The RNA shown here (transfer RNA) has 73 nucleotides and comes from a bacterium. It matches the Rfam family "tRNA". The family's RNA type in Rfam is transfer RNA.
């Protein structure tokens, strides 16, 4: 240098054909129990890497950029 691939919540990850984003863990609060764990219920936590473009609308389509992993040279 080329190309692929990935980036969505503190971590691991889903998100169907473009129509206001969820899941398990964590964490926080009650129940529970002489107490803890554990084991029910529940509540926060998200500028979907950045910029742009298309489009009534974008996490999702289109360019660039920025980090990464992979490959070829």
């Nucleotide at each position: 240098g080329c190309u692929a691939c990935u980036a969505u919540a503190g971590c691991u990850c889903a998100g169907u054909u473009g129509g206001u984003a969820g899941a398990g863990c964590a964490a926080c609060g009650c129940a529970c129990u002489c107490g803890u764990a554990a084991u029910g219920c529940g509540u926060a936590g998200g500028u979907c890497a950045a910029c742009a473009g298309u489009u009534c609308g974008a996490g999702c389509c289109u360019g660039u950029u920025u980090a990464g992993u992979a490959g070829c040279a």
The sequence was found in a public genome assembly.